Small-subunit ribosomal RNA from a Gammaproteobacteria bacterium, 1538 nucleotides, folded computationally. It matches the Rfam family "Bacterial small subunit ribosomal RNA". Rfam links the family to the GO terms ribosome and structural constituent of ribosome. Model confidence (mean pLDDT): 84 of 100. RNAcentral holds the sequence, with entries from SILVA. Lineage of the source: Bacteria > Pseudomonadati > Pseudomonadota > Gammaproteobacteria.

[in-house]
RNA sequence: AGAGUUUGAUCCUGGCUCAGAUUAAACGCUGGCGGCAUGCCUAACACAUGCAAGUCGAACGGUAACAUGAGAGAGCUUGCUCUCUUGAUGACGAGUGGCGGACGGGUGAGUACAACGUAGGAACCUGCCCUUUAGUGGGGGACAACUCGAGGAAACUCGAGCUAAUACCGCAUACGUCCAUCUUCUAUAAGUAGUUGGUGGAGAAAGCGGGCAGUUUACUGCUCGCGCUAUUGGAGGGGCCUACGCCGGAUUAGCUAGUUGGUAAGGUAAUGGCUUACCAAGGCAACGAUCCGUAGCUGGUCUGAGAGGAUGGCCAGCCACACUGGGACUGAGACACGGCCCAGACUCCUACGGGAGGCAGCAGUGAGGAAUCUUGGACAAUGGGCGAAAGCCUGAUCCAGCAAUGCCGCGUGUGUGAAGAAGGCCCUCGGGUCGUAAAGCACUUUCAGUAGGGAAGAAAAAACCAAGGUUAAUACCCUUGGGAAUUGACGGUACCUACAGAAGAAGCACCGGCUAACUCUGUGCCAGCAGCCGCGGUAAUACAGAGGGUGCAAGCGUUAAUCGGAUUUACUGGGCGUAAAGGGCGUGUAGGCGGAUAUCUAAGUCGGAUGUGAAAUCCCUGGGCUUAACCUAGGAACUGCAUUCGAUACUGGAUAUCUAGAGUAUGGUAGAGGGAAGUGGAAUUUCCGGUGUAGCGGUGAAAUGCGUAGAUAUCGGAAAGAACACCAGUGGCGAAGGCGACUUCCUGGCCCAAUACUGACGCUGAGGCGCGAAAGCGUGGGGAGCAAACAGGAUUAGAUACCCUGGUAGUCCACGCCGUAAACGAUGAGAACUGGACGUUGGAAACCUUGAGUUUUCAGUGUCGAAGCUAACGCGUUAAGUUCUCCGCCUGGGGAGUACGGCCGCAAGGUUAAAACUCAAAGGAAUUGACGGGGGCCCGCACAAGCGGUGGAGCAUGUGGUUUAAUUCGAUGAUACGCGAAGAACCUUACCUACCCUUGACAUGUCUGGAAUCCUCUUGCGAGAGAGGAGUGCCCUUCGGGGAACUAGAACACAGGUGCUGCAUGGCUGUCGUCAGCUCGUGUCGUGAGAUGUUGGGUUAAGUCCCAUAACGAGCGCAACCCUUACCCUUAGUUGCCAGCGGUUCGGCCGGGGACUCUAAGGGAACUGCCGGUGAUAAACCGGAGGAAGGCGAGGACGACGUCAAGUCAUCAUGGCCCUUACGGGUAGGGCUACACACGUGCUACAAUGGAUACUACAGAGGGUCGCUAAGCCGCGAGGUGGAGCUAAUCCCACAAAAGUAUUCGUAGUCCGGAUUGGAGUCUGCAACUCGACUCCAUGAAGUUGGAAUCGCUAGUAAUCGCGAAUCAGAAUGUCGCGGUGAAUACGUUCCCGGGCCUUGUACACACCGCCCGUCACACCAUGGGAGUGGAUUGUACCAGAAGCGGGUAGGCUAACCUUCGGGGGGCCGCUCACCACGGUAUGGUUCAUGACUGGGGUGAAGUCGUAACAAGGUAGCCGUAGGGGAACCUGCGGCUG
Repeated sequence: AGAGUUUGAUCCUGGCUCAGAUUAAACGCUGGCGGCAUGCCUAACACAUGCAAGUCGAACGGUAACAUGAGAGAGCUUGCUCUCUUGAUGACGAGUGGCGGACGGGUGAGUACAACGUAGGAACCUGCCCUUUAGUGGGGGACAACUCGAGGAAACUCGAGCUAAUACCGCAUACGUCCAUCUUCUAUAAGUAGUUGGUGGAGAAAGCGGGCAGUUUACUGCUCGCGCUAUUGGAGGGGCCUACGCCGGAUUAGCUAGUUGGUAAGGUAAUGGCUUACCAAGGCAACGAUCCGUAGCUGGUCUGAGAGGAUGGCCAGCCACACUGGGACUGAGACACGGCCCAGACUCCUACGGGAGGCAGCAGUGAGGAAUCUUGGACAAUGGGCGAAAGCCUGAUCCAGCAAUGCCGCGUGUGUGAAGAAGGCCCUCGGGUCGUAAAGCACUUUCAGUAGGGAAGAAAAAACCAAGGUUAAUACCCUUGGGAAUUGACGGUACCUACAGAAGAAGCACCGGCUAACUCUGUGCCAGCAGCCGCGGUAAUACAGAGGGUGCAAGCGUUAAUCGGAUUUACUGGGCGUAAAGGGCGUGUAGGCGGAUAUCUAAGUCGGAUGUGAAAUCCCUGGGCUUAACCUAGGAACUGCAUUCGAUACUGGAUAUCUAGAGUAUGGUAGAGGGAAGUGGAAUUUCCGGUGUAGCGGUGAAAUGCGUAGAUAUCGGAAAGAACACCAGUGGCGAAGGCGACUUCCUGGCCCAAUACUGACGCUGAGGCGCGAAAGCGUGGGGAGCAAACAGGAUUAGAUACCCUGGUAGUCCACGCCGUAAACGAUGAGAACUGGACGUUGGAAACCUUGAGUUUUCAGUGUCGAAGCUAACGCGUUAAGUUCUCCGCCUGGGGAGUACGGCCGCAAGGUUAAAACUCAAAGGAAUUGACGGGGGCCCGCACAAGCGGUGGAGCAUGUGGUUUAAUUCGAUGAUACGCGAAGAACCUUACCUACCCUUGACAUGUCUGGAAUCCUCUUGCGAGAGAGGAGUGCCCUUCGGGGAACUAGAACACAGGUGCUGCAUGGCUGUCGUCAGCUCGUGUCGUGAGAUGUUGGGUUAAGUCCCAUAACGAGCGCAACCCUUACCCUUAGUUGCCAGCGGUUCGGCCGGGGACUCUAAGGGAACUGCCGGUGAUAAACCGGAGGAAGGCGAGGACGACGUCAAGUCAUCAUGGCCCUUACGGGUAGGGCUACACACGUGCUACAAUGGAUACUACAGAGGGUCGCUAAGCCGCGAGGUGGAGCUAAUCCCACAAAAGUAUUCGUAGUCCGGAUUGGAGUCUGCAACUCGACUCCAUGAAGUUGGAAUCGCUAGUAAUCGCGAAUCAGAAUGUCGCGGUGAAUACGUUCCCGGGCCUUGUACACACCGCCCGUCACACCAUGGGAGUGGAUUGUACCAGAAGCGGGUAGGCUAACCUUCGGGGGGCCGCUCACCACGGUAUGGUUCAUGACUGGGGUGAAGUCGUAACAAGGUAGCCGUAGGGGAACCUGCGGCUG
C1' cells in the first nucleotide's frame, strides 16, 4: 500500500466482499511446562449453609464460663482427687457506656442532568489528627444488668424492687465564642460592608491509669500520660453556586402558575421559590425548549498516518443504588448493603393467636444463557476499626485452587546417515515423491521425573543497656542509639546440585481466484461447499477421502463484535448537464458574507508568564525478576481550561471621511411585458332563400353516416362562438409559467447618452409571503370548431386500441380553489478574471469615399472554436475554465416518493417522509459486433421474363406414426427423409425366439500331447456330440531327442463387445459460400476497449485495379499455376486410319503408306496486345479489326479467419465408463419387407409434337477370365443349347434411342394408361413361403394436366432420347457417368429470400428464435389497515391516606430544675390538621404484543393471458393531469427530445 465483483471488452460512478489489528469472548478439534494477568457481558432473577464489624475491664455495676490463689469439707492410694465458699487475681458471657458499624467490599437498576469532566466562585459544616488560648469546681435523680412475679408455641414482652459509671440533669465560673445594642475609623453614588471600644444577655466539663508521698486506709495531695469542656488557626473531608463540554429523534414546536422576579416571614450548617403570604407577568425555545427513546460519567481502552470512529470489562476518581416504594431517628457525617418504622410482593416458622427474612460482601446453589471459577489458607506482609498496649476483628488484603480466557517465555531433541530400504501415493511404467525423513551410528539432557540442598519477602512491637527530654525525682513516660532471642499463609516455594534415559511431550486450518500451497480416487445439479466471485448435471486442483504441499504452532480454525481499508458523510478530504443530486420562479425576515482611507479599542487572532490538567496508562531513558510478558524510578507528555502581561497586520466594534458597488434625477430608443374597454376581416358551422341533380363523405380498402322529404357543389343573406393567415426571423419582451389582429386608457421593467446628487444604502437568503402551463374542482354564463367518456362501422385470433362516422364533459368568459409538469439549458443566485472568428437584435460615438459605408463601444441573442476542464460525450467571456460569498440538494438498486403521523385541499390529491424484507448489482459515457416491419450503394435463377416440373392418380423408394417377440442402429429446418445402404431370401445382421460354448470365433505368452491332414458310421433342425480308421512330411542331432509351422488339451495373464458418451477426442464431412472477405508488423490517434490501415472518388466477378489519404508494408483468401475441352504444330504409327499405288473372296481384307481421322507425349496460341470513343492524361469500360477462341473462352479440381458443442464412438482410430458361463461366441428359424394413416424424393401416365406396326440411319464413355460370351440351332418369349474369340484401340457385352420414311388409330377412359389379379413359365441360388427379377397368355384399376402452396434451370443450358458402369449369385424407377436431338427468356432491381460495404438507433452480446412489461393462479416471507383484546408507561380530575417530621390541642401520664408546695417549666402518650407512599375511580396521550378479514410489496429453472417498452419496437417515446379498460395499457389536453 491494495484486491475481487456490473461488461463481449473499456473508462467512470457506485455499492457489496476480502486481506490487518483488537476482545471480559463463545464454539469445534487438539493439548507438554512455567511466569504474569483475567474470569456472570444474560435474570438489579430467587437464594440453602458458613463466614464478611467489631472492640475497649486503663469508663461501669458485676461474675454465667475457664484458670490461679486462699479458706472449709469429704474420700483416702498423705499428696492426689472431688465438692462448697470467696471477684482476691488472670481474665470475661450477658448488660450499661464510649468509639466504630456513613470506611472498606459489591453492583450499574435508575439518571441526558441535583450526575460527570474542566475552570472558577461564596453564603457554610467538619468526629478522630495537628495547632493556639483558657479550664476541668460543686451537686442531684434515675435506668439496664440482677432478684421476684406474670404472659407467650416462639419472637419477645409486662409489672414490682435494688444498683454503678467517662450514661443522664441542674448550679457555679467565662480569656476567648455567639446574640442584641451604642460607638470610632475606612471604603462606596447609595444601599451596605469591614473595623475600634463599651454595655447587656446566653452557653461548659468526666474522669481513668502508672509512680511517689501522706494520713483518717480508702481516701487525699503531687506528678506523668490518656481523656473531657470552651476556643483559635490548619490539614484532610463534605455541602452549595456559576460557565463551558456531554447520545439519537422535529413523523416531539411550543413548554411553564411556585412557573419567572420582587417584598416579608419561615426553614437550613449555608445561598436560594427551598417553603408560605402578598405584588408584578414574567421565564425557556429553531444556537432546538418540551416530549419520546437509549445510556452511569471520566482518566482511559481498541483502531487509525492523522483528523476521527467505536468503547467505558480489570485498575483509578466521581455518582447512584442495596427485595420494591415511602419515611424519618441517631450521629461530626446517613435519610444508612450485613440499623429502625410503614406499605407491597415473595420465601420460611407457627400451637393459627402471631412472628422472621433480604448475598448488586466472599465462597456456594438453583434458574436464565453460547458463556464465566473453590462452600480453600492466613492475618506472615500492606491497610482499616477498637484499645494505653499486648492484642482482638478484618472473605479488605496477601496467597493457594480451577479455566490455554489472554499476553510472554521454554520444550517436544542435535549431528551424521543413500541400499535413496520397506511401505504409502502418483506414473508417460522409464521413473518420481514422502526423503536424510526413518532405521543405523555418535552425542546432549533444558522442561517434566526422583533425590539432596535452599534464599528474599521480617520491618518491628514487647523485654534489656546507654544517652537525652519531662519531673522535686536516678520513678513512670517519651525520643535516639546499641544489641541476644522470637514472628512466614504461600511452602514439598523460587533457585542450585546430582541421577537415568531420546527417554514423557504436535496439533489445527488451508491448497479455484482474491491468497502461500496439486495430484489421485469416489460422487454425478445428488450428496455437499461457499467470505465475494462462484463450484457440483461421469474425466471436479472448488464436494468427500487419500498422498503430497502451504501457513501458524500449544495452539489452530469458526462465529460474534469494534475500528481500519471506506476519500463510502469528504474539517483534514467528495459531489450535483447526461451516473444519486439545482428548490418551478420571484420577493424578502432571521442568519451568513461584504468597497476605499484614517484614528481609537483589543472581542477574535498571535506571543510570553503563572496556576491547573490526580495517580495509573501511552512514549523516552534507566533499574529488578536468567530473557520476555510483568514490576519499578525519573523524565517527557497530557495537544485542554483559567488568570495575567504584551503585539495590532487581518477580522470584529466605535468615530470621521470618500466614490469605483448600489441607487436617484434629466433626455431618448425598442418591445407578442401586464390589466381593462372597444373595433375588425378571413375561415368553419348552423339557419333562410335561389340555381341544380344523384350522389356525397370517408379509407390501405371499406362500412357506419348524410342525401330524391333534394344532400354534396354553387350564389346571396343572416346568426353565433372561438382563433388571429401573410408579416415571422436559433427575432423581441418577461423572474418563471408565458406573451402574437387593430385602437384607446392604466401600468411594470430593461437598455443608451450626458452631467448632477445620496454616500456602502450591497449580495445571498432557512422559515414566511406572492406568482405559477395543462388537466381537474365549485358557482354562474357561453358553446362555432375540436374533443376524454360513450355509441356505431372497420381491422383483428381477439381489438375495451391505432383508422372512420358521430358525440358529452371540457376547451371560452367572470369569480374562487388546486399548486403540480421532461415547470429543461435536465446547468441556483451574485461578483471578478481568462485568446479569438462569424452572424443577428436594440442604442450610441467617430471617420470619410455620403453608402444597402467603415471602425469602435454598451446591452442582449446564436454558431464554431484557443487555453483549461471533463469518465467520456462535450463545455468553452451566455463556461461545465480560474476564484470568492450565500442558499438548496445527493450518499447502492428495489421496497418507495410508498405506509403511518402531521400540515394544506370541497375533492382529486399535494407536501413532509420511513422501516421490515430482498439483490450484488442498478447506473453513465464511449467501443466492437449482431439486429431493425432505419437509410444509402451493390450482388446472386433472389424476384421479374420464360421453359419444364412437384403438390391431384397408380406404383417404386425413404421417413414419421402405429403395430410387433423383433419390426437393429444412426441421420431430423435450410444443412434428415432413392440419406449411411455402390444393392436385407440364407449370409449380410448389429434385432427377436429357441438351443449350445466359456481362455473362448480371433492375438501373444507358459506347460503337455500330436505333424498337418483325410475318410467312414451313429445322433441332432443345426451348432455340435460320440465312435472307428488312414497317415506321416521339413530342419538340426551327441540318435536320447530338440526346433519351426500347424493342431488338440490344461490353467492363468487376457481376448471379445455394432455396449454408453460425437457434449471428452483424432480423422473425415455438411453448411454459410467460390461469398470477398479475415488478419498481422511498425507507425499515428485515443486514459482505455479500440480506431487508422480495410474509409473516400471511380472500377471490377473479386479487399480486382487506379487515384486520394497518418499511414507504410505484409500474410491467409480472389486471380494465376493443375486437369478436361475448343485451334494449330512437332514426334510416334498398332490392335487405330486409308489420300495416292498394287492385289482382292469386295470386308482396310492383303501388300503397303504417315498424308488425313484418331491415339498420347511435348509445344504454340489470348495479353485489353492493336484501333477508335468515354473516363481524371489513371484503373477501367464500350465498340471494332484480326482470330479456332475476346475481354475470367467453357467445364472441373481447388473452400480464407471462422460459425452451427452441426454430423459421425455403427467405416476407422481413441480417452474414460460399463459387461466378463455374458452386453462375448456359435447355430436354426423369424424380423429389418408389418399397415387405418401423414410427408419427402422419384418412375409411369393422363395422350395425336401421340400410340402401334414395318423399314432405314448416326454415338460416346465404359466393363469383361470364378468373366464377357460370338456365329449357328431350339423356344412366341424370358431363355436354352453351343462353344469360336478375347487378360481386350484386335474378341464380346452391343441392335443405341429419340430422329427419318411409310401405314393405321381420330379425341374415346380410347389401339391412351398400365396398376391389380389369375394361369403358365424362365433364370440365379443349398433354398425364391414369409420375401427376387424376368417372360408369355389373360385381366385392364386410378388417371382426361392436378387447390393453397412450391421446385429446377441463363446455352450445347433447360427439356427430351437412349447407352454404360459400380455394388452384385440374383435382384434399380436409385446413384454415378456417356453421348444424341436441342429451345425460350432476362424490361429491369420496386418487392420476397440470401449475401457484401458504408451509415444510423439499440435497454440485444446465448446477440431479435434477443430482451422484456403487467394482470391472473400456486408456495413462502416481512409489512400496512382492521371490530377489537391484553400489557407497559404517562397526563388530568377526584377519592383515600400507613409510617413519619412539623403545626395545633390539653384528654391522660410524668424522676432530676423552680416553687408561695397549690403548682409551674419541661417531657411522653393520645387526639387532630397539613404534606404524603401504596391503593382506587373516571377520562385522555404514547408505546408494545396480538386479531377474523383485508391492501399492496418481495422472492420462487421451465403455469395462464396478451405483447406495453428497447429498432421508426411495427400507433415515436416520456412527463403532469383526467377519463376508460382482464392486463400490460388506450385516449384527450398541455409540455419535453432523453